[in-house]
RNA sequence: AGAGUUUGAUCCUGGGUCAGAUUGAACGCUGGCGGCAGGCCUAACACAUGCAAGUCGAGCGGAAACAGGAAAGUAGCUUGCUACUUUUGCUGUCGAGCGGCGGACGGGUGAGUAAUGCUUGGGAAACUGCCCAGUCGAGGGGGACAACCAUUGGAAACGAUGGCUAAUACCGCAUACGCCCUACGGGGGAAAGGAGGGGCAGCUUGCUGCUCUUGCUAUUCGAUGAGCCUGCGUAAGAUUAGCUUGUUGGUGAGGUAAUGGCUCACCAAGGCGACGAUCUUUAGCUGGUCUGAGAGGAUGAUCAGCCACACUGGAACUGAGACACGGUCCAGACUCCUACGGGAGGCAGCAGUGGGGAAUAUUGCACAAUGGAGGAAACUCUGAUGCAGCCAUGCCGCGUGUGUGAAGAAGGCUCUAGGGUUGUAAAGCACUUUCAGCGAGGAGGAACGGUUAGUAGUUAAUACCUGCUAGCUUUGACGUUACUCGCAGAAGAAGCACCGGCUAAUUUCGUGCCAGCAGCCGCGGUAAUACGAAAGGUGCAAGCGUUAAUCGGAAUUACUGGGCGUAAAGCGCGCGUAGGCGGAUUAUUAAGUCAGUUGUGAAAGCCCAGGGCUCAACCUUGGAACUGCAAUUGAUACUGGUGAUCUAGAGUACAGUAGAGGAGGGUAGAAUUUCUUGUGUAGCGGUGAAAUGCGUAGAGAUCUGAAGGAAUACCAGUGGCGAAGGCGGCCACCUGGACAAUAACUGACGCUCAUGUACGAAAGCGUGGGGAGCAAACGGGAUUAGAUACCCCGGUAGUCCACGCCGUAAACGAUGUCAACUAGCCGACUGAAGCCCCUUGAGGUUUGGGUGGCGCAGCUAACGCAUUAAGUUGACCGCCUGGGGAGUACGGCCGCAAGGUUAAAACUCAAAUGAAUUGACGGGGGCCCGCACAAGCGGUGGAGCAUGUGGUUUAAUUCGAUGCAACGCGAAGAACCUUACCUACUCUAGACAUCCACAGAACUUUCCAGAGAUGGCUUGGUGCCUUUGGGAACUGUGAGACAGGAGCUGCAUGGCUGUCGUCAGCUCGUGGUGUGAAAUGUUGGGUUAAGUCCCGCAACGAGCGCAACCCUUAUCCUUAGUGCCAGCACGUAAUGGUGGGAACUCUAAGGAGACUGCCGGUGAUAAACCGGAGGAAGGUGGGGACGACGUCAAGUCAUCAUGGCCCUUACGAGUAGGGCUACACACGUGCUACAAUGGCGCAUACAAAGGGCAGCGAACUGGCAACAGUAAGCGAAUCCCAUAAAGUGCGUCGUAGUCCGGAUUGGGGUCUGCAACUCGACCCCAUGAAGUCGGAAUCGCUAGUAAUCGUAGAUCAGAAUGCUACGGUGAAUACGUUCCCGGGCCUUGUACACACCGCCCGUCACACCAUGGGAGUGGGCUGCACCAGAAGUCAUUAGCUUAACCUUCGGGAGGGCGAUGACCACGGUGUGGUUCAUGACUGGGGUGAAGUGU
Repeated sequence: AGAGUUUGAUCCUGGGUCAGAUUGAACGCUGGCGGCAGGCCUAACACAUGCAAGUCGAGCGGAAACAGGAAAGUAGCUUGCUACUUUUGCUGUCGAGCGGCGGACGGGUGAGUAAUGCUUGGGAAACUGCCCAGUCGAGGGGGACAACCAUUGGAAACGAUGGCUAAUACCGCAUACGCCCUACGGGGGAAAGGAGGGGCAGCUUGCUGCUCUUGCUAUUCGAUGAGCCUGCGUAAGAUUAGCUUGUUGGUGAGGUAAUGGCUCACCAAGGCGACGAUCUUUAGCUGGUCUGAGAGGAUGAUCAGCCACACUGGAACUGAGACACGGUCCAGACUCCUACGGGAGGCAGCAGUGGGGAAUAUUGCACAAUGGAGGAAACUCUGAUGCAGCCAUGCCGCGUGUGUGAAGAAGGCUCUAGGGUUGUAAAGCACUUUCAGCGAGGAGGAACGGUUAGUAGUUAAUACCUGCUAGCUUUGACGUUACUCGCAGAAGAAGCACCGGCUAAUUUCGUGCCAGCAGCCGCGGUAAUACGAAAGGUGCAAGCGUUAAUCGGAAUUACUGGGCGUAAAGCGCGCGUAGGCGGAUUAUUAAGUCAGUUGUGAAAGCCCAGGGCUCAACCUUGGAACUGCAAUUGAUACUGGUGAUCUAGAGUACAGUAGAGGAGGGUAGAAUUUCUUGUGUAGCGGUGAAAUGCGUAGAGAUCUGAAGGAAUACCAGUGGCGAAGGCGGCCACCUGGACAAUAACUGACGCUCAUGUACGAAAGCGUGGGGAGCAAACGGGAUUAGAUACCCCGGUAGUCCACGCCGUAAACGAUGUCAACUAGCCGACUGAAGCCCCUUGAGGUUUGGGUGGCGCAGCUAACGCAUUAAGUUGACCGCCUGGGGAGUACGGCCGCAAGGUUAAAACUCAAAUGAAUUGACGGGGGCCCGCACAAGCGGUGGAGCAUGUGGUUUAAUUCGAUGCAACGCGAAGAACCUUACCUACUCUAGACAUCCACAGAACUUUCCAGAGAUGGCUUGGUGCCUUUGGGAACUGUGAGACAGGAGCUGCAUGGCUGUCGUCAGCUCGUGGUGUGAAAUGUUGGGUUAAGUCCCGCAACGAGCGCAACCCUUAUCCUUAGUGCCAGCACGUAAUGGUGGGAACUCUAAGGAGACUGCCGGUGAUAAACCGGAGGAAGGUGGGGACGACGUCAAGUCAUCAUGGCCCUUACGAGUAGGGCUACACACGUGCUACAAUGGCGCAUACAAAGGGCAGCGAACUGGCAACAGUAAGCGAAUCCCAUAAAGUGCGUCGUAGUCCGGAUUGGGGUCUGCAACUCGACCCCAUGAAGUCGGAAUCGCUAGUAAUCGUAGAUCAGAAUGCUACGGUGAAUACGUUCCCGGGCCUUGUACACACCGCCCGUCACACCAUGGGAGUGGGCUGCACCAGAAGUCAUUAGCUUAACCUUCGGGAGGGCGAUGACCACGGUGUGGUUCAUGACUGGGGUGAAGUGU
């Protein structure tokens, strides 16, 4: 510090997610030791049991318990000892009680509390026990009450009555200042001289005095600790906007330690609030902690400060301090005891229990230390605290060995079978012994205290007491401490997660969209680096992962540090209040601002530097810091306040200009419609085509007249005006704004604007008018599968006017208002002015205002904006924070309603969006091509047959190919074989390959069984090479390594092939362009069959394609001749048969030829095109081979090869028979036809190219024929297949299901072949079906082509109507590119990219989820009104009662009980508000596989 994720790719915007750190954590797996920390976050839920606050006898009366002593008695006797009894507070001590101090600290918890709190800083009106310091005092009296005793109630708890008694308990009196009050005269107020120690003295012999210590009263100061006031700060909600009556203030009282409406009486009517009152929800606050670069954000466990609470609510008492955790009273709930009458209790103290929960420890030891309470002290108490126990909860440290060790062991895994890896890892060898274990030793935490001695102070004193010094002595929970030493032995000690990317680390097997994984993207449908296991690896390590949570990354709430034209986002527009901001000069002030100083900012923590535990964590010392607040002293530039001045902002004035600016009024013409009249007759109207509609009752058309409403043609213009909405005939009246010029006046008067308020298209609403045209709704007619639409005929609201509502629009420049600055160029609108030139004009130039087009810098994600900014700045306002849910629900406000405005959440997704790019697509556009259409010729589709396919059938009908691009296709040829299929019978190292061992030559003959494979018997035969060991073939047997598979996967593959398409395209390098995907080049203007060529151009070149090079064909030449024969000659019945010839044809080698080369025209002087000449051939001459980058997961595992999987006495191999040939049917491709351009008969002419030895087979003979017999020639320019046919000549048939057509069937044959039954071809005789030119639809073909005619070949024993090749005869038509199909280029739109066979929308139906409404129902909280009124306090008091004081002795003062009043908790009634849950039914929303429509 970033990364992954939207897309085919890109850049942005934007959200989801991840890597980091952290935790009082929990869960899973695992677990050696130690140190230091931490440990109910949930039920402030309920609690058994024990402990957590006592202490003081040096305050008191005393003596229940324990111990000792003394006295008396009894017993034993050892005659001074033991035991027992009684007495005795005498001593140590001490239960209970009175009294003092402390139980207000310490410890716990966080319920409540949004301020009676906390933090920080100030303040005055005030208290403070114990403590420190100072001053004064401490005189003299009195009466009680506990304990105790007696009686007595009660189950208990606890009492009741009477009686005795002490005090540092209680109460007067005296005195009293420095205290308090005061009217300034005065008045008021205390105590314990108690307790203890030693000594001395005195006498009253148990008291007093002195002394020491300690205690008491009053008062002052301090310290400490509390109380109060106050500024700033301290959570969310405005879908909480108004709140408040002791409320705000005053006066006077009361009350308090003290100020104060704190309380009361009276008076006034205030106080708070948009700078957020009130209400609701949530929450203890802080130092700090976590995170972060910081600013911030989150948090408030442990430790520390403050606050609040103590079962819930209320209340006071005592006290220095409480409205009191382990105190009191009352009410309530709960639990317990009970004799049923009544009582007791409060773990949010430490342990512990139940419960809740994902989850949090021992009913431990000790007061040794530190601290606290009491005490003079010893000491006692102390679940504070110190320690220990449990827990990997966290942090830190250590260990689980070290070195050596290659036969790179075994085993595992993997493998291309060689190896690799685990891995120096192990074993082995040599060492070490931390930690744990056993044994031994052994600090520090201990200081104090006690006692003795000395010394100093005090004192009369050497005593007591206190301080110091010294000696002796006592105190350790932890503790088997830390630490050290010894002993033995590698001995006792490693796991967890991950390995597709992010993210370090990979292979095999299993599984087969299953099981499962997953933080995001996403893996899994038979070769999963993503699931599960293993091996290996990576990372951390006594831990490792997961989950939860916080911050970070996130600049994703943006102060630091974001945005708003199109991504989310500018209010529809103006005016304007609060607020914010504000021109120039000067003076003053010092609030903001800046500087210095002072105080404070607790400690701990963080940071820095030291120190201590072996190190570290941890502890400790010091420093810095605590960015803050306050006080004070200064500074004065800027901002603010105040005063004065100015004119540049703003406004006013004068005389002008343009304009659909606004309001009401008047008026004009054209047109539509309706009505009236005339003329006139059959249609009109409407549409893609129609129909509804109107019309013989006279329409439409046309003429005249009239009525009425609405709107204003032309002018008219990216022209004008207005804030926006908006404004359009003409006229006058009223009226707003803008602008230019002048520079007279005012003198900052300004800008923006939350709340507010005015205006605000259309539609809509209310009332009343008006209503010509148009026209929602509605009716009818069409269209359509339907058509609640588009089209047509009608037609009502409405549109118009007046008044009043509504308040919204893509109210848009999708761009808030104001101000300043920053290159230009060109228009049109509207002003002004001087100057210049003459071209005196409707001129040029200059200068304002508004309005358009282009364009630089700059900005922008890009598109684009660009002085009218989206540039550079300033001021103010509004708004945004992923998509959906949703601008919706609820609530509020507004509205007559419709509705508007404000405005969520649950839930759900990992995207949604913007701009641009490349493709693809479009019933978008432009250009162009193709037998694409058109123009023609001939077919298919109908018939019969052949052949292939589907389907069906079957034991099997083997398999594959399926739109074009499967279907006479693989198959250039299924009777057996082929053959893969079926049935049956057989074989198991195999029919086939290699290796090993043994035997045998190989091979062959006969017979038997069997359908055969096969099995059995049997005969002949001993080979070849040799170094003499053996070897090479071949056969048989045996064992295993292995063979074999037309079994699966063409979606694992190679190779080959089809197709778009022989279409003209597809790319690259360098350069320059763009942030980038990409683009340029390849686009443009021409041209071509062509990205063919030319020109232009930020491109210049190049490659694969095109073309050419290759083959063939057309012409000629040369050469050659198993071929040929014109001329010469010979010869034959005839034939190049012969001599000879080298002309011709042909053959096959090599050349020539054609290149837009030449001429004319067009074109841009180009490329090229058109025409012509010459030429056998003319513009790629005809044909072929040749197929760019790629597309279709196209086809083929059955040609072959091949990965993986599967079978192995079978899915392999052999044999026989069957099947692939089936047959209600459907389709494709063909053949033959339907006839006279023909059939039949006779005669007759002319090819090319092929093939031939297990072959072609002449001639001759036989047969009607297929063919047979015999046989010449020929391995072929020689012989044969082999007669070419259509054609031509002659004849016949005469439009007929025929002399057409030949299917089918019967009979008889031939040939091939082991074998023609299933199932061949051919021949002869007989038979003679459908069919008379074929519906919708559809195919081929542009010239030697279509059509038609025959010939040959491959395969092959035989078996073509198929396929391939060959020649013969030989047409018609093309105006043209509108349309159909396919394709190419450019351009445009796109929400498509699996790319239109795309994407995608809503209703309905089904399932699930959350949510709104809902008659209501049930809870919580709360407002108001009222009832009620415990305990308590205050006040009053007629009743009852009463120790201290007074008294005239009667009583009084004062007190208590009781009663009454006020306040008030619980409780109750009524009526509201709010919130939660639930509710038949219902509304929309989301998700889901798929159904319906589009």
Small-subunit ribosomal RNA from an uncultured prokaryote, 1494 nucleotides, folded computationally. RNAcentral holds the sequence, with entries from ENA. The coordinates come from a structure-prediction model, not an experiment, and the mean pLDDT is 84.